[in-house]
A computed fold for a 486-nucleotide part of an RNA from Candidatus Yanofskybacteria bacterium RIFCSPHIGHO2_01_FULL_45_42, annotated as small-subunit ribosomal RNA, 5' domain. Its mean pLDDT, the model's own confidence on a scale to 100, is 82. Its Rfam family is "Bacterial small subunit ribosomal RNA". RNAcentral holds the full RNA, with entries from ENA and SILVA.
Context: one part of a larger RNA
RNA sequence: GGAUGAACGCUGGCGGCGUGGAUAAGGCAUGCAAGUCAAACGGACUCCGUAGCAAUACGGAGUACAGUGGCGAACGAGUUAGUAACAUCUUGGUACGUACCCUCGAGAUGCGAAUAACUAGUCGAAAGAUUAGCUAAUACGCAAUGGUCUCGCAAGAGUAAAGGAGCAAUCCGCUCGGGGAGCGGCCUAGAUCCUAUCAGCUUGUUGGCGGGGUAAAAGCCCACCAAGGCUAUGACGGGUAGGGGGCGUGAGAGCGCGUUCCUCAACGACGGAACUGAGAUACGGUCCGUACACCUACGGGUGGCAGCAGUCGAGAAUAUUCGACAAUGGGGGAAACCCUGAUCGAGCGACGCCGCGUGCAGGAAGAAGUAGCUUUGCUAUGUAAACUGCUUUUGCGUGGGAAAAAUUUUGAUUGUACCACGAGAAUAAGGGGUUGCUAACCUCGUGCCAGCAGCAGCGGUAAUACGAGGACCCCGAGCGUUAUCC
Numbered sequence: 001g002g003a004u005g006a007a008c009g010c011u012g013g014c015g016g017c018g019u020g021g022a023u024a025a026g027g028c029a030u031g032c033a034a035g036u037c038a039a040a041c042g043g044a045c046u047c048c049g050u051a052g053c054a055a056u057a058c059g060g061a062g063u064a065c066a067g068u069g070g071c072g073a074a075c076g077a078g079u080u081a082g083u084a085a086c087a088u089c090u091u092g093g094u095a096c097g098u099a100c101c102c103u104c105g106a107g108a109u110g111c112g113a114a115u116a117a118c119u120a121g122u123c124g125a126a127a128g129a130u131u132a133g134c135u136a137a138u139a140c141g142c143a144a145u146g147g148u149c150u151c152g153c154a155a156g157a158g159u160a161a162a163g164g165a166g167c168a169a170u171c172c173g174c175u176c177g178g179g180g181a182g183c184g185g186c187c188u189a190g191a192u193c194c195u196a197u198c199a200g201c202u203u204g205u206u207g208g209c210g211g212g213g214u215a216a217a218a219g220c221c222c223a224c225c226a227a228g229g230c231u232a233u234g235a236c237g238g239g240u241a242g243g244g245g246g247c248g249u250g251a252g253a254g255c256g257c258g259u260u261c262c263u264c265a266a267c268g269a270c271g272g273a274a275c276u277g278a279g280a281u282a283c284g285g286u287c288c289g290u291a292c293a294c295c296u297a298c299g300g301g302u303g304g305c306a307g308c309a310g311u312c313g314a315g316a317a318u319a320u321u322c323g324a325c326a327a328u329g330g331g332g333g334a335a336a337c338c339c340u341g342a343u344c345g346a347g348c349g350a351c352g353c354c355g356c357g358u359g360c361a362g363g364a365a366g367a368a369g370u371a372g373c374u375u376u377g378c379u380a381u382g383u384a385a386a387c388u389g390c391u392u393u394u395g396c397g398u399g400g401g402a403a404a405a406a407u408u409u410u411g412a413u414u415g416u417a418c419c420a421c422g423a424g425a426a427u428a429a430g431g432g433g434u435u436g437c438u439a440a441c442c443u444c445g446u447g448c449c450a451g452c453a454g455c456a457g458c459g460g461u462a463a464u465a466c467g468a469g470g471a472c473c474c475c476g477a478g479c480g481u482u483a484u485c486c
Base pairs, nucleotide, nucleotide: 001486002485003484004483006482007481008480009479010478013356014355015354016353017352018351019349020348026312027311028310030309031308032307035071036070037069040068041067044063045062046061047060048059049058050057051056078267079266080265088191089190090189092187093186094185096184097183098182101180102179103178104177105176106175107174109143110142111141112140118133119132120131121130122129123128149158150157151156163172164171165170193239194238195237200230201229202228205227206226207225208224210222211221212220242264243263244262245261246257247256248255249254269290270289271288272287273286292303293302294301295300320346322345323344324343328342329340330339331338332337359390360389361388362387369381370380371379372378373377396422397421398420399419400418404413430475431474432473433472434471435456436455437454441470442469443468444467445466451458452457
């Protein structure tokens, strides 16, 4: 000199774009953050029509509060605790998987038993549990067929399905198989911080054979056999740490960092486990244990903000319990549409970068005041002010008023940006420094005191170094200080 997710002190006009819990992965009140489908299903409720005196029966339309069923909830959002490791990055590979999407081929025959909702009851403070009876399906099961598929040398054996909407055409689905795209699993070589005041480490350890297991290779697991394997090219141990794209600095080599954004990994109070599923060992699912907190009728229950806001705590320190699904994207749906604290926007903070402004021109009685001095006075402040003329960025007032929206509809932002007009210099300057390094000096006060200070050093009676005043220098909505990096 440059830089920062900064903080602190003094000061503070506006706008644009960014950015903002770095500490306690400490605890959390409250609200919201994942639902959707009635064109899978039976009910419930409302309305209409037909028949009937009526109860009611049949048919149609609608609503979406519970349930069965489907898809989603494994994405998106957060955090960086752990991890020195195939976690990440780069390279090469394969013994593998893949719901939704694209594409090709083939198929969809016959039948059955239940169950929730519901009704009736029982227990419980609640959370909830339980008995009996009834019912449906794209829920579940059985049988048939089985080219393709799996096993097998072959013969042969095994193995599938579901309907819905529509007057219809047709559309949306279903089953099996081949291929694709994208995504993922696993393996591989190289790279990847400090420490030797860590020198030896290892028994599923290293390899084989046979089993098991997985989507899949493998001590991944097990029985048996052998005694191997790693290590000064640093094993093992200890410390520290998420990695990369990148960012800062530097002429570069390098050094330092990993905040926002993108990406990979890991985690979801702590520890463990599996279930469901194409996919999880699952943040807003389940079970068990532990700690903590809450409710309780004391019998027993409930919870997990490292989602968005917000709160307490600790801290030098980090924002609103805001608006909208209008756009982009995601989930569900045939669609209308619903949901979406993703996202888009607004609010707060000079936290950062950038831009603009706080007026311009004239104006010497060189006014007053203040300060200095060689004190009839002179000099500085200083064209500065006053005064005259002008302008209106910005701010204020009034009026108009977008784009972002696609073929129709639809704008949170927003009466915003922007435009026109009006009044009026009006609404807007400070901070640090002045001994040298280092741009800028005098007077008074103080008297090794009070104090200053980055270093050298100033101060003990003439202090350009302390304090004040004036003048000056630097930067300017900022200026200084502190911390850290180059």
The source organism's lineage runs through Bacteria, Bacteria candidate phyla and Candidatus Yanofskyibacteriota.